[in-house]
RNA sequence: CUGGCUCAGGAUGAACGCUGGCGGCGUGCCUAACACAUGCAAGUCGAACGAAGCAUGCAGGAAGAAGCCCUUCGGGGCGGGCGCCUGGAUGACUGAGUGGCGGACGGGUGAGUAACGCGUGGGCAACCUGCCCCAUACAGGGGGAUAACAGCCGGAAACGGCUGCUAAUACCGCAUAAACCAGGGAGGCGCAUGCCUUUGUGGGGAAAGCUCCGGCGGUAUGGGAGGGGCCCGCGUCUGAUUAGCUUGUUGGCGGGGCAGCGGCCCACCAAGGCGACGAUCAGUAGCCGGCCUGAGAGGGCGGACGGCCACAUUGGGACUGAGACACGGCCCAAACUCCUACGGGAGGCAGCAGUGGGGGAUAUUGCACAAUGGGGGAAACCCUGAUGCAGCGACGCCGCGUGGGCGAAGAAGUAUUUCGGUAUGUAAAGCCCUAUCAGCAGGGAAGAAGAAAUGACGGUACCUGAGUAAGAAGCACCGGCUAAAUACGUGCCAGCAGCCGCGGUAAUACGUAUGGUGCAAGCGUUAUCCGGAUUUACUGGGUGUAAAGGGAGCGCAGGCGGCACGGCAAGCCUGAUGUGAAAGCCCGCGGCCCAACCGCGGGACUGCAUUGGGAACUACCGGGCUGGAGUGCCGGAGAGGUUAGGCGGAAUUCCUACGUGUAGCGGUGAAAUGCGUAGAUAUUAGAAGGAAACACUCAGUGAGGAAGGAGGCCUUACUGGACGGUGACUGACGCUGAGGGCUCGAAAGCGUGGGGAGCAAACAGGAUUAGAUACCCUGGUAGUCCACGCCGUAAACGAUGAAUACUAGGUGUCGGGUGGCAAAGCCAUUCGGUGCCGCAGCAAACGCAGUAAGUAUUCCACCUGGGGAGUACGUUCGCAAGAAUGAAACUCAAAGGAAUUGACGGGGACCCGCACAAGCGGUGGAGCAUGAGGUUUAAUUCGAAGCAACGCGAAGAACCUUACCUGAUCUUGACAUCCCCCUGACCGGCGAGUAAUGUCGCCCUUCCUACGGGACAGGGGAGACAGGUGGUGCAUGGUUGUUGUCAGCUCGUGUCGUGAGAUGUUGGGUUAAGUCCCGCAACGAGCGCAACCCCUAUCUUCAGUAGCCAGCAUCAAGGAUGGGCACUCUGGAGAGUCUGCCAGGGACAACCUGGAGGAAGGUGGGGAUGACGUCAAAUCAUCAUGCCCCUUAUGACCAGGGCUACACACGUGUUACAAUGGCGUAAACAAAGGGAAGCGAACAUGUGAGUGCGAGCAAAUCCCAGAAAUAACGUCUCAGUUCGGAUUGUAGUCUGCAACUCGACUACAUGAAGCUGGAAUCGCUAGUAAUCGCGAAUCAGAAUGUCGCGGUGAAUACGAAAGCGGGUCUUGCACACACCGCCCGUCA
Repeated sequence: CUGGCUCAGGAUGAACGCUGGCGGCGUGCCUAACACAUGCAAGUCGAACGAAGCAUGCAGGAAGAAGCCCUUCGGGGCGGGCGCCUGGAUGACUGAGUGGCGGACGGGUGAGUAACGCGUGGGCAACCUGCCCCAUACAGGGGGAUAACAGCCGGAAACGGCUGCUAAUACCGCAUAAACCAGGGAGGCGCAUGCCUUUGUGGGGAAAGCUCCGGCGGUAUGGGAGGGGCCCGCGUCUGAUUAGCUUGUUGGCGGGGCAGCGGCCCACCAAGGCGACGAUCAGUAGCCGGCCUGAGAGGGCGGACGGCCACAUUGGGACUGAGACACGGCCCAAACUCCUACGGGAGGCAGCAGUGGGGGAUAUUGCACAAUGGGGGAAACCCUGAUGCAGCGACGCCGCGUGGGCGAAGAAGUAUUUCGGUAUGUAAAGCCCUAUCAGCAGGGAAGAAGAAAUGACGGUACCUGAGUAAGAAGCACCGGCUAAAUACGUGCCAGCAGCCGCGGUAAUACGUAUGGUGCAAGCGUUAUCCGGAUUUACUGGGUGUAAAGGGAGCGCAGGCGGCACGGCAAGCCUGAUGUGAAAGCCCGCGGCCCAACCGCGGGACUGCAUUGGGAACUACCGGGCUGGAGUGCCGGAGAGGUUAGGCGGAAUUCCUACGUGUAGCGGUGAAAUGCGUAGAUAUUAGAAGGAAACACUCAGUGAGGAAGGAGGCCUUACUGGACGGUGACUGACGCUGAGGGCUCGAAAGCGUGGGGAGCAAACAGGAUUAGAUACCCUGGUAGUCCACGCCGUAAACGAUGAAUACUAGGUGUCGGGUGGCAAAGCCAUUCGGUGCCGCAGCAAACGCAGUAAGUAUUCCACCUGGGGAGUACGUUCGCAAGAAUGAAACUCAAAGGAAUUGACGGGGACCCGCACAAGCGGUGGAGCAUGAGGUUUAAUUCGAAGCAACGCGAAGAACCUUACCUGAUCUUGACAUCCCCCUGACCGGCGAGUAAUGUCGCCCUUCCUACGGGACAGGGGAGACAGGUGGUGCAUGGUUGUUGUCAGCUCGUGUCGUGAGAUGUUGGGUUAAGUCCCGCAACGAGCGCAACCCCUAUCUUCAGUAGCCAGCAUCAAGGAUGGGCACUCUGGAGAGUCUGCCAGGGACAACCUGGAGGAAGGUGGGGAUGACGUCAAAUCAUCAUGCCCCUUAUGACCAGGGCUACACACGUGUUACAAUGGCGUAAACAAAGGGAAGCGAACAUGUGAGUGCGAGCAAAUCCCAGAAAUAACGUCUCAGUUCGGAUUGUAGUCUGCAACUCGACUACAUGAAGCUGGAAUCGCUAGUAAUCGCGAAUCAGAAUGUCGCGGUGAAUACGAAAGCGGGUCUUGCACACACCGCCCGUCA
C1' cells in the first nucleotide's frame, strides 16, 4: 500500500438475565392459513300479508255465586260478581310463516399470487349501478295458486311426504307509454371502427299498495352523485449450472355467450405468435402510502394506521341478487371432529373473548351502545365483540419522584497503605425546611348534540386540607479500541472474550471486595436491518508486480463516431394546467401544567400526463466538403506465407574392401554396465540411408509476421501485408466488437498410412546413496520427421486489450524521401519501425515516461479476503486425454504487493585471527591424582552444563567446616530490641550423670544512690518477634562470564525519502584499528581505537643503609672494620623513539619498503584498561532484597556417620615407557617471595622422616634456603632393564582432643600396567614452545591443583585453495524467537 475481519451510532410488533415507585399516550401470536369446548359477533319491518295466542273494552249466548226479598222449608223471585262460549273491533305485545330490505358493508388473515395483482398516468365511440338527489310520465282492469293452519303418514334425529283450506306490496296474463330493434329522410361531429340530433313506418313492451290521512311506497325514461367492471403506456425480486417456448397456440371470416370488448367459447381458413431489450422453467414474495438507516445517492423492511388485492378447513360449482361465484348462504367431492336406534345426519373462530398445541415469545371467556358510525323501520325502537372504554404486560415513547439547605471531630465501619497516611466523604449522624408521587379526608367535571331526558368510562381527571423524610435504585462496565484501578483469591486450572487477545505464583483482562465510570425505572445480553463500508464505486473503485487484459485475428448484432449549411423537434431546456388521497415528514400557530400525543394552516411529495414556447448539443431528414478511411500510379526493403522441384557440403550411424593395424576402446568426480583376439577403437578408400538438421568471427540491441512462430543455396508458380513518393479518384465508406459466428494457434497428446540417421519419455542395466523408482553412465521403445484428420491449451509474458488526439529533450539502429556542401562521406530535415537515457506528470513503491503505467475520448474483456477450487455436480465440445463454463458446505483473521533494517546463505568480492598450512610438544592407550556423570546409599548436602560446566564455587571435608543422614534434646529460642518478676551475679572451682549437648547439685561472689531506686549481668515469665544455606537468578540489586581488546556503536544540525529509513559510517588508497589521507550533501560531535597509568630494556642526576668495594688502610680473611658511594643494586626525578633524517614507491597525500644513527625502530616487550549491545548466560549458597512457604520446626544444639562409596564411561593433570637416559661422587650460577600462636641458624642425635637445645630476626641485616636442569668424572648397554614406579607388607615420624572409616611423610621390603598410544583432538610465532627447579596464598596437618619467580632455550610461517571464527561492501530471501529459522508430505 492492497485487502478482508471487528468495534464505537441509530432502529425493533422483539425475546432472555438482573432489578422495578407513579402517571399519560401508544402497542401486544412475527411460530401451526394447526385443531377448536362455551358464549356472543346480522338482523329488522305488524304502516306489505293470513292465521294463532294474549290483553282491553263492546255486542250476543248458556249457566248463574255473594247479597236482598218471599217461603208451604221442598223451594221461588230480584240480583248479576268471577269465570265460560260466539262475533266483530282495538293494542306500546309475542314468537313461527308468506313477503320486503339488509346478510356483497363492517370485522379478520396474508395461504396463494412475479400478475394489468399493485403503483402511477390515461382510455371505454366497448360497460353496469340497489338505496340517495333532480326531472318527465304513469299506476286501468282481471286471474290462478301457495306457505302458515288442519288431518293422516314416514323417520332415532335432522327433516320429509300426501290430502284439504286461505292472504298479500308474493305470482301471471290483458290495456297504454317510452326505451329498444329494422330499414328510410334531413342536419352535425370524430384520428378511426363510428357517434349525436330530428322525423315518419312497422315490431316490441310497465306498475302495488299501506296509512295514524301528515305521508310512505310502486312503474318507466333521462340526468347526477357515489360505487364497480374492462383495456392500455411505464415501473415492479433472484437464478442462463433454466435457451428455446407455444396448437386455442397467433391472426382472419362467421356465429354463440356476456353488463360489456375479447379465442372468452365454437366451426372453417391461414401458419403464425413470444424470446439474449431474457421467452419458458425454477425459487422467493401480497403491493403501495409509508417505516428504519444514510450527508446524499442508496440499502433494508411492509407489524400498528390508511388505500388496493386475495382468501375464509382443502378443491370444484353454480343459484339468488343492483352487486357474490358469497367468512357466520347453497350443492358436490376430500380430510378431520361430533351425534346416531347404524338406516342416516351435523359442523367449519384467518370475527370478539377463550382453550389445547407449536414456540424464545405476545393479553380479559370484562363494561356499554353514553359518544362516532352501520343495518332495518314512517317512527318509537331493535341489533351492532364495528366502536367507545376498562383490565393485563417497563413492550415502546414521554413526563415526574425516590428529598432540599447547613453540617469536619474530615466520626465509626470498610478498602488500601511506603504504617505517616489516603479513599469512601458533606456522604452519614446532627440542626432547619419542603410535600411532587403514593396513602387519608372533603369537594368534583367537560365529554350531551337541538328545550328536556340520556355517561360504559367513573366518584375518573382535577381542586382543597391535614400530616410524616417518611413507602420508592438498580444495571452494566473499568487491558486497547472506550469514559473509568487497586487489593485479595486462583495458577494455561477455574474461567473471560465484539476484534486484538488474557490466565503457566506478584493477572489494572478470570472470581470477589473496595473505589471509580456510564446510563437510570431501567440496565445489559441475544437476534435482525442500515451506517461506518469509496468493501459492487450512478454520485464514487480498479486490472505491469497486490484479485483482475480474453492466446491472436476477421467480423454480424450492439455501442460510439470528422467539417460546414438547411430543416425537424424524439431526447434536452423553460412556462402553464391537471394530478401526485388522508395520515405521515418539515415549518408556523394552537390544545392537554410540560413533553410524548392531538388539532389547524402552509410547504414538500424530487413523479406522471396534457399543452404553449426555444433550437446550442445528440438523434433523424436533405443536399454538400476532404483533413479520417480507402483506391489508382511510381519505387525500394524483408528468415512474411503456401506449393513443387533442384543443388550443396560437413557430421552421426551402418555396410564393404576379409585394406592397414593390435589390445584395448568407451565412459566418469572415480568407476562399472557396454563393445573388443570371431580383430574392436584408431586410420585409409568406397558405397548407403535418414525428404533428419543446416556450423561460422554471416548474425545485429537487426529485419519481416496478427499472434503462435520463422534462418544452407538456387529456381518455378501462386500470394498477403507494411513502408516511401505522388495527390489523380471515392466522399465518413470509420473505431470497437458480446457469454453469438468464423479462422489461426508452440509443445505434448490422439487416429490412419508412411519413414526412422541422430536424439530420446517409458523400460533395462551400471554407479551414487541410509535408501535413490532421481541427478551421472551404457543401452533403448513410443515420439521427434512426412501426408491427411483431431486436440485448442502454455510464465500463449511487455505478466501491460484495441483505436484516435495531445504532451520537454538527447542518443543509437533498420527501410524510404527531401535539401545543402569541398560528395566512397558529412550536415540538416521528414515519414515508418525498433532500442536506450531522461523532464513534466503518474505511481504504494519498484518503476513508466511520444512504443506511457502521462492527459483525454470511445468500445470490449476481467476483478471484489485467504483456503476449499479452477475442485464437485450439470451442460456443451472431444475418439480419448481432456477443454470450456463453474459453485457450495466447512474453515482462517489474515492471505498478498513494494520497499526498509537486521540476521542468514553448502551466493559473490575484500580483509583479519596459532584459523589453516609449516613446525615443536602434548591429549586420546598405561598407572596414579583430581573433578564431574551414572550407579549405590540412611546420607553420599548444594550449585556450575557446548565453546563460555567438569584441578569450577572449594586459596586446601579426619571433628569443626557442613548446608546432608541417623539418634538424642530445646521451644521467645544459639543471635537482636522492648516489658514484668526474682537473684547478685558472670567468671571460677568441685561433683553426679550421659555416647554427647541438654539436665541436676554444691562452693564462691557486683557497682552507684538522694535509700524510693537505678546501672549491669544471670535466671524465670508473657507476647510482639527472632531464625531459615527453605522456594523463585524467569520478580531483583550488586558482581561475573562470553561475544572480544573484535573495530565497531551512536548522536546533533542539514539534506534525500509519503514512510520505515538513508546520508554521515559508503567510495579510492592505507592501517593493528571507523588509524590516517583523498573524494563526496554533508558538516561536526560522543562512547570505543590510540595516547595518558604500571612493570621491563639504555643512559643521566639525586640519595647511600641493612646494599656495594674500584682505589687506600686494618684484620680473626668473612665488606668483618675504618673509609668511600666510582661500580652493582635500591628508589625518587629526568632523558631517550618522533616515521624526526636519507633513498625508493605512492597521487607532490596518508602510508609502505629499505637504510643511517641508536640500548631500543615503526604499537620496542608485557600488564592494567573491555564501547552500544547479545546470551530471560551464571549466582537468592558471598552479600543485599520483593513475594511465597516453615514456626514444639524447613529454626537451634549435640554425638556418630556422610560429602572420601564403585560394575562403568568422560574432562583436566601428573609419572612414565628410557641412553639427548637412569644411578653415584664431588663442583657452579638465580629471581621472586614468606616469617611472631612465626621463620627457626649453629651444635648434637637418628639410615631417614625427625627430635633435643635454641642463636638471630617484626627482616636489602636473621631464618626458610640445599636451587635444579647444567658442566666434570665414573657406571649401566637396549633388557620390562640399575627404565618405570603403582600396589602391598612391616617398622616409624609429625600435626592434632582424635589419623578406624579418612592425613602427610620416612626406612626396609615388594616391583603392577606401561616399550610412544586408533578414530579424533589441544597448546604455542621468541626469551615464546619445550624443559628445569624455587616461592607464596589457603593452612594445626594435608598439592600432581592454583598464583607467581627465575635458569637453559629451539623449530617453522611457502602461502591464502579449502575447513573454523570474526569484520566491511554487495546480492537473494516466504527468516525477525532471526537457519538450532520457516516449512511440506506421510504415519500415530
Model confidence (mean pLDDT): 83 of 100.
The RNA shown here (small-subunit ribosomal RNA) has 1388 nucleotides and comes from an uncultured bacterium.
It matches the Rfam family "Bacterial small subunit ribosomal RNA".